[in-house]
RNA sequence: ACGACAUGAGGUGGGAGAGCUGCGCACAGCGCAGCGCCGUAGGUGCAAUUCCCUCCCCGGGAAACUCUCAGGCCCAAUACCACCGAAUGCAGG
Numbered sequence: 001a002c003g004a005c006a007u008g009a010g011g012u013g014g015g016a017g018a019g020c021u022g023c024g025c026a027c028a029g030c031g032c033a034g035c036g037c038c039g040u041a042g043g044u045g046c047a048a049u050u051c052c053c054u055c056c057c058c059g060g061g062a063a064a065c066u067c068u069c070a071g072g073c074c075c076a077a078u079a080c081c082a083c084c085g086a087a088u089g090c091a092g093g
Base pairs, nucleotide, nucleotide: 002092005089006088007087010084011083012082013081014080019035020034021033022032023031024030025029036073037072038071042069043067045065049063050062051061052060053059
C1' cells in the first nucleotide's frame, strides 16, 4: 500500500392492511363517545399451520404462523427487498 469474506451506521429507490355512526368545536380539519376492523414498528404464545434441531415419537427452537397488550384504520412512516456504502474485524498475496 492492496484486499476475498463477515458485520454494517447511513443514503437512494421500491414497498401493506383496516371505518362507520353520533355529538362538539375555532370546520380543507380536529376532538370525544359507541360499535367495528387491520397485521409490516415493538411485544405475547407455541394450541393450530409451516420450518429447523439427520429421520417417526417425545422434547426444544423459530416464523411472513398466532394473539392484538401496544400501535394503526388520509398522507407519511414502518417489516421486508434491491443498489450504494462510512466504519470495524479478518483470510490472503